[in-house]
RNA sequence: CUUGCAGUCCGUGUUUAGUUGAGUCGCGAACGGCAGAGUAACGCGUAGGUAACCUGCCUAUAAGCCGGGGAUAACUAUUGGAAACGAUAGCUAAUACCGCAUAAUAUUAAUUAUUGCCUGAUAAUUGAUUGAAAGAUGCAAGCCGAUCACUAGAUGAUGGACCUGCGUUGUAUUAGCUAGUUGGUAAGGUAUCAGCUUACCAAGGCGUGGAUACAUAGCCGACCUGAGAGGGUGAUCGGCCACACUGGGACUGAGACACGGCCCAGACUCCUACGGGAGGCAGGUGUAGGCAAUCUUCCGCAUUGGACGAUAGUCUGUGCGAGCAACGCCGCGUGAGUGAUGAAGGUAUUCGGAUCGUAAAGCUCUGUUGUAAGUCAAGAACGUGUGUGAGAGUGGAAAGUUCACACAGUGACGGUAGCUUACCAGAAAGCGACGGCUUACUACGUGCCAGCAGCCGCGGUUAUACGUAGGUGCCGAGCGUUGAGCGGAUUUAUAGGCCGUAAAGCGAGCGCAGGCGGUCAGGAAUGUCUGGAGUAAUAGGCUAUGGCUCAAGCAUAGUGUGCUCUGGAAACUGUCUGACUUGAGUGCAGAAGGGGAGAGUGGAAUUCCAUGUGUAGCGGUGAAAUGCGUAGAUAUAUCGAGGUACACCAGUGGCGAAUGCGGCUCUGUGGUCUGUCAGUGACGCUGAGGCUCGAAUGCGUGGGUAGCGAACAGGAUUAGAUACCCUGGUAGUCCACGCCGUAAACGAUGAGUGCUAGGUGUUAGGCCCUUUCCGCGGCUUAGUGCCGGAGCUAACGCAAUAUGCACUCCGCGUGGCGAGUACGACCGCUAGGUUGAUACUCAAAGGAAUUGACGGGGGCCCGCACAAGCGGUGGAGCAUGUGGUUUAAUUCGAAGCAACGCGAAGAACCUUACCACGUGUUGACAUCCCGAUGCUAUUCUAUGAGAUACGAAGUAUCUUCGGUACAUCGGAGACACGUGGUGCAUGGUUGUCGUCAGCUCGUGUCGUGAGAUGUUGGGUUAAGUCCCGCAACGAGCGCAACCCUUAUUGUUAGUAGCCAUCAUUAUGAUGCGCACUCUAGCGAGACUGGCGCUAAUAAUCCGGAGGAAGGUGGCGAUGACGUCAAAUCAUCAUGCCCCUUAUGACCUGGGCUACACACGUGCUACAAUGGUCGGUACAACGAGUUGCGAGCGCGUGACGGCAAGCUAUACUCUGAAAGCCGAUCUCAGUUGCGAUUGGAGGCUGCAACUCGCGUCCAAGAAGUCGGAAUCGCUAGUAAUCGCGGAUCAGCACGCCGCGGUGAAUACGUUCCCGGGCCUUGUACACACCGCCGGUCACACGACGAGAGAUUGUAACAGCCGAAGUCGGUGAGGUAACGAUUUAGGCGCCAGCCGCCUAAGGUGGGAUGGAUGAUUGCGGUGAAGUCGUAACUAGGUAGCCGUAUCGCAAGGUGCGGCUGGAUCACGUCCUUU
Repeated sequence: CUUGCAGUCCGUGUUUAGUUGAGUCGCGAACGGCAGAGUAACGCGUAGGUAACCUGCCUAUAAGCCGGGGAUAACUAUUGGAAACGAUAGCUAAUACCGCAUAAUAUUAAUUAUUGCCUGAUAAUUGAUUGAAAGAUGCAAGCCGAUCACUAGAUGAUGGACCUGCGUUGUAUUAGCUAGUUGGUAAGGUAUCAGCUUACCAAGGCGUGGAUACAUAGCCGACCUGAGAGGGUGAUCGGCCACACUGGGACUGAGACACGGCCCAGACUCCUACGGGAGGCAGGUGUAGGCAAUCUUCCGCAUUGGACGAUAGUCUGUGCGAGCAACGCCGCGUGAGUGAUGAAGGUAUUCGGAUCGUAAAGCUCUGUUGUAAGUCAAGAACGUGUGUGAGAGUGGAAAGUUCACACAGUGACGGUAGCUUACCAGAAAGCGACGGCUUACUACGUGCCAGCAGCCGCGGUUAUACGUAGGUGCCGAGCGUUGAGCGGAUUUAUAGGCCGUAAAGCGAGCGCAGGCGGUCAGGAAUGUCUGGAGUAAUAGGCUAUGGCUCAAGCAUAGUGUGCUCUGGAAACUGUCUGACUUGAGUGCAGAAGGGGAGAGUGGAAUUCCAUGUGUAGCGGUGAAAUGCGUAGAUAUAUCGAGGUACACCAGUGGCGAAUGCGGCUCUGUGGUCUGUCAGUGACGCUGAGGCUCGAAUGCGUGGGUAGCGAACAGGAUUAGAUACCCUGGUAGUCCACGCCGUAAACGAUGAGUGCUAGGUGUUAGGCCCUUUCCGCGGCUUAGUGCCGGAGCUAACGCAAUAUGCACUCCGCGUGGCGAGUACGACCGCUAGGUUGAUACUCAAAGGAAUUGACGGGGGCCCGCACAAGCGGUGGAGCAUGUGGUUUAAUUCGAAGCAACGCGAAGAACCUUACCACGUGUUGACAUCCCGAUGCUAUUCUAUGAGAUACGAAGUAUCUUCGGUACAUCGGAGACACGUGGUGCAUGGUUGUCGUCAGCUCGUGUCGUGAGAUGUUGGGUUAAGUCCCGCAACGAGCGCAACCCUUAUUGUUAGUAGCCAUCAUUAUGAUGCGCACUCUAGCGAGACUGGCGCUAAUAAUCCGGAGGAAGGUGGCGAUGACGUCAAAUCAUCAUGCCCCUUAUGACCUGGGCUACACACGUGCUACAAUGGUCGGUACAACGAGUUGCGAGCGCGUGACGGCAAGCUAUACUCUGAAAGCCGAUCUCAGUUGCGAUUGGAGGCUGCAACUCGCGUCCAAGAAGUCGGAAUCGCUAGUAAUCGCGGAUCAGCACGCCGCGGUGAAUACGUUCCCGGGCCUUGUACACACCGCCGGUCACACGACGAGAGAUUGUAACAGCCGAAGUCGGUGAGGUAACGAUUUAGGCGCCAGCCGCCUAAGGUGGGAUGGAUGAUUGCGGUGAAGUCGUAACUAGGUAGCCGUAUCGCAAGGUGCGGCUGGAUCACGUCCUUU
């Protein structure tokens, strides 16, 4: 604007207003909102450019807006379809659409002038071209006017587009990429420049300053962290980009190739009448799924902002609010004061107390918050309307408009914030931690279990580490955990590190690029320094200020190391110009040399061949054998052949870049050094890639082959010996040509330049002094060694040949293992080389030095350690102990030395702990309580195997007469008890190394330190004993001495001891005596004191003297710091655990005493140095009254009977034996031996069966001196002989003592064992009984290969080719315009064709992921198997490269290294 419907109306017509819906039209929908897939890019950031551009609405300005036309939607009718949606016919409007007029400062072309940063700009002139809605509002209508709209210019602003410098992740196991690609000409195209597109021409363009490819990723302001530089991140907020189911495409428009638009293809979902259609939450809620995990299907446009509109207003999940979540930041509270009977209760306890703890209760207060009630903000400004006034407006008004004033209106949050009043301590505290780091500890439970753990680590019976409780400490509406980032980390080192041995210098050189570069002068100003300007958005950060009570939060102001523009300075750097000579190089004169290449040549030696001589062996080894030899070897002599290597000289000496180079001669040739100072004039240094050289082994082709010699064969060795040793022996070693390209290719030390104390050798030169010569000395250059100072270094060490002080350049490392491996690539004929990771796994791996320990390392020394001797054990029988076996039990302990005649100095019962049976339960033993009794002891009775049970007799002390003490019985509970466990919870005690000579400390000194020194060294000793020296000086525990005993002696004392003299006697029996012996007190003596020798001196050693004794006189006691988790809970003591009508107690019997066997320690023997018989002599230590027991007498005897003496220098045991004298036996299983058995008898004892010891008679086993092996002993000792004692009723071959007789041997330290000191190596430190590499077997997880099968990605070449732009055609269709007269034309469109092209399909390749039978390597695992490779000289020194062989570690060959011990030699250095 129009129409429809509804309303008004009886109906019809006309007109007006509002609301709602459909349609035409205008504007918007390209903003805002979301998410980060893609993108390594002019995408982003920053600074610029566009004279190469566009820009709706808005804005300043100037001009215009005239006159016409034809349609069409809606609607009506018919009609198709399930639907979505249409088809045909008819009607109608516009600010919808179409011509025309007008017009320039617009567009386009040209000319002239001025001017600029090239293409240009401005001004003037000329030609050509291009526009509009006669519209809308308001007034009843028209004109005018106003406002809005419209047209074409033009200004500004805004927004955009394009271009450029610089910056912007990782991988080189991605090194070459590119065809419209790079440029030109012409045309097209775009808003615009441009290969943007097309045709033609040229062949360019990019890249080691990292192209291309692959992987990853939105970028920034900023955020986290950090002292900073940096490192990490890109949530919220803000800027930019890109995307909208996936891929492609255009349309419209100012702007899009468009999140809520269109077309096509694809995947998916939905509807369907199966013919067809529909869709896109990475907008706001919500749902489902996924996930470790993330909210309400809320309120309203009141505010901010946006779109449209003249306005009112409409729309707005943009935004504002509320809800949910402690998700974050901030603030507040959960009460304050007082309160000690330190309540109850809990916990722990040394049982007293302590602690929770003024904490609670109680009393007195307060009211933040809470609950209830009342009151009540700010966020509201605009706009609009009405009224009044003013301005312009108009001919004059009016309307409208502009300005001013007044009035009116608008709040989702929300009756919210705030304020006031009332009420009650009432409703409001948790979390993790408590071994160290790290603030905070106890108890119980558990017992390497359960569990903890950030790292170290905790837990195996006392867990501050697990679990619980009490307590404590930290934080607090939070606290812990998990994940991630930075810091600490100077641990990627620019600031700010390293590379000899810890990871790390390319095997060595030449050299392009690159980096760095001598002296003087001048120019300009790249780096550099400095002034000014622009920018560096807002937010954020920082500083200051303000205001919400404070804070968090908010507001205001200030501040920017970057980039750009523009002035200035000129020392240094770079650049340009000119000069210089010292760096570098050339020339001239000399010098040395195993420097390299080629050719020739020499002698020695090995082997072989030939011949002679000659005969039985040779050869080889730790010892042998294989092998060679009577077919004549080895040996020896001569001739010859062939290949290899070059003795002496020879030397940490020479040359070379390194590898490396050694007889002599010749021919070419490289480099170095010295001297001189004539030329050049910075020509230099280093050097990523690149190129060249590069031991040995190995490879290819062809030669050669004497010796040596991987593999191989044989012989040995050995458990085995695929080794070490031996005999042979092939490749190879040699030559020519060509590969390989690695070594412990090492000085484990890149190259160059300069500087920084010395000393001393040596090689090649030069100069000076001196000298007849040789030579000595001094200075200097270039090499090559050693020592050493400063300095450096973790230390060791390096030290002018630096590992010192500096500069330049290159290479390389960033925990160990996996691994120099896998895959890929390159090189190679092969072997293999170069480059070179991940996963998994560990908390270390490693260096240097220290202290120990160890060594089949070294040196020194000692010991009955060996040797020299004597006697044994191992063989026999027996005794005794142990193991084993057995048993109801054979109780327990001790286990190499250092358990085994040990605990046990004495098991028939007892002991006794074990077993069986029987018996009690406050107990056999101790303390406490209650009651009763007056006992008990003792005796009797009586049961039973006994313990035990019944009964009887018996009746105490004191007394204040109350009682008390004691005992028994009964009762209750605390308890008692345990030879039950743990010696690995302990005390004490003991063994052992070892009576070995060591072990330490203070102070000082040295070292970063652990530590060292002292304590080592030279001597010496039994000795860390002593002496000397010494950065040590002293001291302690040990050694020694002090102690006991013995050997000599003096003195004192003489009893029951002794007896020389005297007396006496059978007798020291006694008188005398104490001289002697002896006893036992006190003394003396022996100290290397004296002499000699030796030792440098000293300490000391040796010798002799004296002496009883001589070098500790002999013996004993005495056992350092420590080691062995040594032994003992069964001597004792003791923590904890366990048992409590039994693991305690009592009793009887049995057992500890068993017996196929094995071992230890002993006794007795095997005989003549003896046995038997007879006679005879001489001790010492000791013991004794429940005892020793004389003597007498009996017995064959053990013994028994009677019995003196003795409490011990008195008596007894007590006659010692071997010995000596005599006799006998005569070499045998005996006249040796004396086991075993039979018989008889004795003693002890309640008891002699299991299970004692003597005696007598008879019988008479093994055994004839002991295999391998092994023990003791150095002088009064071994050996041998007897005696005594403890234990004990009895029992001794054991043990502890005593005396008698009484030897041999020691050259000596090579070896075995043990020990001490020094030194060396070490991969050991639980310390060699150590450590440790490999195969095989098993388990687990990671990785590689793998016939393949599978799924992606990006390209390429063909095929097909939607939609669509562009182009061609358009005979079909066609209202506006023009012409003309009804043919048609311009233009447009459908349709068709063409180019391009998405998706799709085909093909061969590339590449990524996951998967795969099988297979390979490596890793980790409880105490598996095989051997023992490495660490010490690791038992064959090890290791590196290479080749080969072997179950495995590994072996061997060739070359190399010391990161090899030990011994010897040489050289050098140091000291005297």